Context: one part of a larger RNA
RNA sequence: CUGGGCGUAAAGGGCGUGUAGGCGGAUCUUCAAGUCGGAUGUGAAAACCAGCAGCUCAACUGCUGGCCUGCAUACGAUACUGGGGAUCUUGAGUACGGAAGAGGAAAGCGGAAUUCCAGGUGUGGCGGUGAAAUGCGUAGGUAUCUGGAGGAACACCGGUGGCGAAGGCGGCUUUCUGGUCCGAUACUGACGCUGAGGCGCGAAGGCCGGGGGAGCAAACAGGAUUAGAUACCCUGGUAGUCCCGGCGGUAAACGAUGGAUACUAGGUGUUGGAGGUAUCGACCCCUUCAGUGCCGCAGCUAACGCAUUAAGUAUCCCGCCUGGGGAGUACGACCGCAAGGUUGAAACUC
Repeated sequence: CUGGGCGUAAAGGGCGUGUAGGCGGAUCUUCAAGUCGGAUGUGAAAACCAGCAGCUCAACUGCUGGCCUGCAUACGAUACUGGGGAUCUUGAGUACGGAAGAGGAAAGCGGAAUUCCAGGUGUGGCGGUGAAAUGCGUAGGUAUCUGGAGGAACACCGGUGGCGAAGGCGGCUUUCUGGUCCGAUACUGACGCUGAGGCGCGAAGGCCGGGGGAGCAAACAGGAUUAGAUACCCUGGUAGUCCCGGCGGUAAACGAUGGAUACUAGGUGUUGGAGGUAUCGACCCCUUCAGUGCCGCAGCUAACGCAUUAAGUAUCCCGCCUGGGGAGUACGACCGCAAGGUUGAAACUC
């Protein structure tokens, strides 16, 4: 090299965009690079293989042939791949008409609740727990009513519902904006798929500067529990959680399942569209496209299970795995303000 794999055994990159590269639809034509054919030259000798021969045999040696799987040259073949030319529409895209949506960004608005402040009523407790205590309260609390302030989150609707590439997205309105689906025509004419590097996005926590701070709450303090209790429970409480700008770049970033295309029984629910049937009409029923669930055949699987949303049958491209520990460590490099991240061993040991 060939070969085996990646849902759970080691193994799918967190996700996208896209460079190089790899791969790529139908028909005709041309070239002949790949490919194929015979020919010529070369492919030292020895070795190796076959036959024959020489030492009495053998080892050994000699002769002849093969082999030397390769390279070069010219000639020829043209199915396939490739280069050139022409044409096409089914892949891809554009235009048009509809549709749904927590997709993204900004601005504004709303009600419930918690907390705090002021005032009214009111008086001895409140709070908390398994039970308590710390704590709060006669300087008038808890409860209740009125008014005000401020921050954060949006009950019901809400749904294996929807949208997004992933992370993720949920009160209402407006503005700007991305993507998707369906329908019937027209247009472009392979413009496609994947994608090493690169670039961008990327939960929570963390970091820098500025603001904000209601509730919650690492750290911390106190009260309990306990043999102890640096915990679980309770009372407090600061970073943080929120906003703006910047950094960081990780995750059980999970469907633990990379992307694209085609094919391969069905049944049932649901979301968005289209068509038909039916009707006064909304329903109902049937067909179909796109999504999202459950069940299930063939097939696959070590089993569990997967099963038109494949883990089935195939093709193309990328990433990754190769016993456990040492170790995602050391060293080096790159990145970062730091924390640290990315890349990533070995000795030794079982």
Small-subunit ribosomal RNA, central domain from a metagenome, 350 nucleotides, folded computationally. Model confidence (mean pLDDT): 88 of 100. It matches the Rfam family "Bacterial small subunit ribosomal RNA". Gene Ontology terms of the family: ribosome and structural constituent of ribosome.